This is a predicted structure of a 364-nucleotide part of an RNA (large-subunit ribosomal RNA, domain IV) from Caldisericum exile. Rfam family: Bacterial large subunit ribosomal RNA. Rfam links the family to the GO terms structural constituent of ribosome and ribosome. The prediction has a mean pLDDT of 87. The source organism's lineage runs through Bacteria, Pseudomonadati, Caldisericales, Caldisericaceae and Caldisericum.
Context: one part of a larger RNA
RNA sequence: UCCUCUUCAAGGAACUCGGCAAGUUUGCCCCGUAACUUCGGGAGAAGGGGUGCCUGGAGGGGUGGUAGGAACAUUGCUUCCUACUGCUUCUUCGGGUCUCAGUAAACAGGCUCAGGCGACUGUUUAACAAAAACACAGGUCUCUGCAAAGUCGUAAAGACGACGUAUAGGGGCCGACGCUUGCCCGGUGCCGGAAGGUUAUAGGGAGGGGUUAGUGGGCGUAAGCCCGCGAAGCUCCGAACUUAAGCCCCGGUGAACGGCGGCCGUAACUAUAACGGUCCUAAGGUAGCGAAAUACCUUGUCGGGUAAGUUCCGACGCGCAUGAAAAGCGUAACGAUCUGAGCGCCGUCUCGAAGAGGAAUUCG
Repeated sequence: UCCUCUUCAAGGAACUCGGCAAGUUUGCCCCGUAACUUCGGGAGAAGGGGUGCCUGGAGGGGUGGUAGGAACAUUGCUUCCUACUGCUUCUUCGGGUCUCAGUAAACAGGCUCAGGCGACUGUUUAACAAAAACACAGGUCUCUGCAAAGUCGUAAAGACGACGUAUAGGGGCCGACGCUUGCCCGGUGCCGGAAGGUUAUAGGGAGGGGUUAGUGGGCGUAAGCCCGCGAAGCUCCGAACUUAAGCCCCGGUGAACGGCGGCCGUAACUAUAACGGUCCUAAGGUAGCGAAAUACCUUGUCGGGUAAGUUCCGACGCGCAUGAAAAGCGUAACGAUCUGAGCGCCGUCUCGAAGAGGAAUUCG
């Protein structure tokens, strides 16, 4: 010096990012207990008092002994009552007594106020994250009529779904409960429609190309060669026309993907603008909430708390860039959650000190 502990004057969070750590509290009995509330809770709220030992009194419970008495469809190792006398246990009221201290050691909540988030119990990154993340009951949308949809599988057999049948099963989103969930269907998606346009394949085969038996012409003594036309067959290309879903098109649909404006002017102080004008849009953000887990400017402004408060709480609203199931706003209870405040308490600190055990180092 380090590790694990013990103790401490006065002060008591001045420490620190932050009361981290450590202390306080702690059992049992009695009294007492607020806001709020989903009437269950909150609650062990909070806050008080008691607690050992000796002894006396009173009242209960249980269970023996002895004596007496009584009862009987049962005469019993029966049951009941009374008196006396024991053991045991509980409650309560006194008296006494000792210690600093009586749940004397050990085991055994610190408490309160306010706010954010998530309703809750639960689940999770085995070995840096336990949470506000996941799940959840519940809500809603959507698919599925049974050989179901969906899933696994080799385009299989087969299996799950399910020995279930729409009060069932699959999928998506939201996430108890309460009050609610506005406007936009132009784009994208999905659903419905079928008149027209477009369109694969198939059918169809106008027409054209290649090949050449033949034929016309040219050259050549001849064999033959060259050029033109060209039937049938074979073969290649191929227009019109007929023909599906889809797409175009016409509608619907937001708890589908998503979106939810700008400029200018105006009231008899000023300021502001209920009001007006204009441009654009599919429609221009409703109720709520709001410097917020969202606010750049920003330590916004005002109020509260403090001697002093970039945090916190209550308001305000010019919302850089809130907003309604990627839900909005509330909410009792709950939380090893996060934030702020207070009481208590403490070596966290002022500011250190002493001690115990262990380690390291040095000397031996």